[in-house]
Molecule: Bacterial RNase P class A
Organism: Woeseiaceae bacterium
């Protein structure tokens, strides 16, 4: 020098002017005060991604509370967090020469499906070419042919073909049978564990692969969202229709000559109530459900002091905790930072908050530093 990899920071700078919108204080108006102002000061005013809208929450509400069932999530251990499908270490596997990256990573011996085409045959499956003729059967003088038996150790297909190599056996051949590896059980060391071991033993040995097919096993999971919800004015038709439950027991009070009327609480029953359920239990209520039509669309809040930033020192490989100081940092509602000029120069890329943070995901300029690899040179 080149390549390549991990990480961190910045998001034009300064200056003048005139324009915005929060908040403070001051002026003015107002009988005071609530409020107002086009007036003056001061001081604050988009982002690492404010996108995506994929998660988790906080936080409102929903008279709600527990169960089952369905539904959806995550799925290797250990940890960090409010929480998580995130982040961090580690294990295990791919990938890359290396730094490094990646990962839907439980469970195939619950059970059902699927492995295309090619191949003889794709799972307790087979015989195309191929070996053999041991025992025997037909024919031959014999060689041998033939029907018939035996193999699956060799060749071929294919992603994958009833473990490998290697010796022994055998008519030829197979864990047939042996020693090694491999695999399964048991046990043992080392680790919190996932898992690791050139450690013991026993066992020829379960018949492959796929769960980002169903399925089994764990764990999470109540519902809708700021257009959630509060209040305060106004204003309209306390509208029209239709359908479903809507009973019985005694008690008690009131009125009455009495029959009986009203009312009060209770008990059985019937209805409705949970933003998946003809489910169970509790608890609440006396309506509920369905069509037509008419008002209101206005101001106030909620709207930012927070799982809050920032600097130091402890602890921890680390994500992170914990102690100190110290800071207050946007709150708009057709929607706020614009617009002119001058000056540097690494010439400014992706791009604007709408209740809030914590995360992944996308785009994207320019500088900064670590590590790999490699080329030449002293």
């Nucleotide at each position: 020098g080149g390549a390549g990899u991990c990480g961190g920071c910045c998001a034009g700078a300064c200056a003048a002017c005139c324009g915005c919108g929060g908040c403070c204080g001051g002026g003015c108006g107002c009988u005071u005060g609530a409020c107002g102002c086009a007036c003056c000061g001061g001081u604050c005013g988009a982002g690492g991604a404010a996108a995506g809208u994929c998660c988790g929450g906080g936080c409102u509400c929903c008279u709600u509370c527990g169960g089952g069932c369905a539904c959806g999530g995550c799925g290797c251990c250990a940890g960090g967090u409010a929480a998580c499908g995130c982040c961090u270490g580690g294990a295990g596997g791919g990938c890359g020469c290396g730094a490094g990256u990646c990962c839907a990573u439980g469970g195939a011996a619950a059970g059902u499906g699927c492995c295309a085409c090619a191949g003889a045959a794709a799972a307790u499956a087979u015989a195309c070419c191929g070996c053999c003729g041991a025992a025997g059967c037909a024919c031959g003088c014999a060689a041998g042919u033939g029907a018939c038996g035996g193999u699956a150790a060799g060749g071929g297909u294919g992603a994958a073909a009833a473990g490998g190599u290697g010796c022994g056996g055998u008519a030829a051949g197979a864990g047939c049978g042996c020693a090694c590896c491999g695999c399964g059980c048991g046990g043992g060391u080392g680790g919190u564990a996932a898992c690791a071991c050139g450690c013991c033993g026993c066992g020829g040995c379960a018949c492959g692969g796929u769960a980002a097919a169903c399925c089994c096993c764990g764990c999470c999971g109540g519902g809708a969202g700021c257009a959630a919800g509060a209040c305060c004015a106004a204003a309209u038709a306390g509208g029209g229709g239709a359908g479903u439950a809507c009973g019985c027991c005694g008690g008690c009070c009131g009125c009455g000559c009495a029959a009986g009327c009203g009312g009060c609480a209770g008990g059985c029953a019937c209805c409705g109530c949970c933003g998946g359920c003809u489910c169970c239990g509790a608890g609440c209520g006396g309506a509920c459900u369905c069509c037509c039509g008419g008002g209101u669309a206005g101001g106030u809040u909620g709207c930012u002091a927070c799982a809050g930033a920032c600097a130091g020192c402890c602890g921890g490989u680390g994500a992170c905790g914990g102690c100190u100081g110290c800071c207050g940092c946007a709150g708009a509602u057709g929607a706020a930072u614009g617009g002119u000029u001058g000056u540097c120069c690494c010439a400014g890329a992706c791009a604007g908050a709408a209740c809030c943070c914590g995360g992944c995901u996308u785009a994207u300029u320019g500088u900064c530093g670590g590590c790999u690899c490699u080329u030449g040179u002293c």